[in-house]
RNA sequence: GACCUGUCAGAAGCGCCAGCGCCCGCCCAUCGGACGGGACGACGAGGAGGAGAGAGGAUCGAAGCUUUCGGCGGAAGCUCUCCCGUGACGCUCCGGGCGCGUGAUGCAGCCGGUAAAUAUGCGGGUGACCGCAAAACAGAGAGGCUGCAGCCGGAGAUC
Numbered sequence: 001g002a003c004c005u006g007u008c009a010g011a012a013g014c015g016c017c018a019g020c021g022c023c024c025g026c027c028c029a030u031c032g033g034a035c036g037g038g039a040c041g042a043c044g045a046g047g048a049g050g051a052g053a054g055a056g057g058a059u060c061g062a063a064g065c066u067u068u069c070g071g072c073g074g075a076a077g078c079u080c081u082c083c084c085g086u087g088a089c090g091c092u093c094c095g096g097g098c099g100c101g102u103g104a105u106g107c108a109g110c111c112g113g114u115a116a117a118u119a120u121g122c123g124g125g126u127g128a129c130c131g132c133a134a135a136a137c138a139g140a141g142a143g144g145c146u147g148c149a150g151c152c153g154g155a156g157a158u159c
Base pairs, nucleotide, nucleotide: 014073015072016071017070019069022038023037024036025035027033028032043061044060045059049083050082051081052080053079054078084101085100086099087098091156092155093154094153095152096151105149106148107147108146109145110144111143120133121132122131123130124129
């Protein structure tokens, strides 16, 4: 110094790189190719009751229109099972069914805040590119208002 194994820490639109393409050097050659080195490879918003299992392009827009291509791993999305919690025409509790996840029903309408990258400027690098700064511009969801809808059985307290 390399490899293997283990442990710890960190990240969850997160991590990684072996393909195509890109940059530099060098050689052969001259419409190109080999070798060595390097850069890039998803921009933010939003998102978790607990455990287990499963399937796989796991929500939203922005930029771009050549790579945000291609690939690997993971993941809070989805489906199923169990458990816990919670909601439903005055209150408490119990059983079953249904919906939901602590801001804890569904449907419809209206409302619904200040994103980041790109671009610009400055700095670094021969270069591909990288870092920093301040400004602008989303959509979904959450949430708010209105309307409609919101199961069955039992026990108790109070009037």